The RNA shown here (transfer RNA) has 76 nucleotides and comes from a Clostridia bacterium. Its Rfam family is "tRNA". About the family: Transfer RNA (tRNA) molecules are approximately 80 nucleotides in length. The family's RNA type in Rfam is transfer RNA.
This record gives sequence, C1' cells and structure tokens, in this order.
RNA sequence: GCUGCCGUAGCUCAGUCGGUAGAGCAUCUCCAUGGUAAGGAGAAGGUCGCCGGUUCGAUUCCGGCCGGCAGCUCCA
Repeated sequence: GCUGCCGUAGCUCAGUCGGUAGAGCAUCUCCAUGGUAAGGAGAAGGUCGCCGGUUCGAUUCCGGCCGGCAGCUCCA
C1' cells in the first nucleotide's frame, strides 16, 4: 500500500426488506428479610466512531477519514 471484518448504554454483545434503538451484567430506587446474600418490581443510562452525500426520513444505502483485528504484497 491492497483486501476483508469490526466500531451501538459503564462492560459483553444483539439489531435486513430505511420509519421514534434493545438484551444480559453493572448502577440507583422500592418491595421483601430480624439483618444480609439471593429473589421480585421499577428507573436512569445512547452525538449508533467522525465528516459529507442520497432520501420526506439513515444505526441501516453511498463516498471519504479515524481506530482495532486478520490476510496479502512491496522495499530495506
């Protein structure tokens, strides 16, 4: 340098015919217990990597860039 995959909540990850973004764990509140752990109910938490384009509308499609992983190639 080229190719492929990945980037979504604090962590680990889902999310296809483009139409108001989810799970588990963690956090907080309440219930429950004599009191904890476990358990039950609920809440909070998101510029969907960044910048543009297409579109009435983009996490999703297109282009560029950044970062990570893997493979290939070239030079020394």